[in-house]
This is a predicted structure of a 102-nucleotide RNA (THF (Tetrahydrofolate) riboswitch aptamer). Its mean pLDDT, the model's own confidence on a scale to 100, is 79. Rfam family: THF (Tetrahydrofolate) riboswitch aptamer. The literature on the family includes a 2014 paper in Chem Biol by Trausch and Batey, "A disconnect between high-affinity binding and efficient regulation by antifolates and purines in the tetrahydrofolate riboswitch". Rfam's curators write: Tetrahydrofolate (THF) riboswitch was first reported for Ames et al. as an RNA motif in 5' untranslated (5'-UTR)regions of folate transport and biosynthesis genes in Firmicutes genomes.

RNA sequence: AACAGAGUAGCCAUACGCGCGUAAAGUGCCGCCGAACGGGACGUUGUCGACGGACGAAAGGAAAAUCUCUACUUCCUGCGGUGCGGUGGCGCGUCCGCUUUU
Repeated sequence: AACAGAGUAGCCAUACGCGCGUAAAGUGCCGCCGAACGGGACGUUGUCGACGGACGAAAGGAAAAUCUCUACUUCCUGCGGUGCGGUGGCGCGUCCGCUUUU
């Protein structure tokens, strides 16, 4: 110097694991403020948190207990655009840097 490549935040899927809710939190939507975001700079996209607002759901069975009933408790099956983890896939625009080869 040339060629090739890796890595972020995070996103999606999941017949996997452990939870949470089903007495409605969470998820999703809107507003506002803030934060982090390839190793560096600029920037894009997306993400996260606090606060406020609107909307809003799927339960069923068994056991235990009880004089009886029930919304406590335990278990099973469901349900939730549910949380975390595992696994698989995807994942920086420019310049510099890094790695491989020559």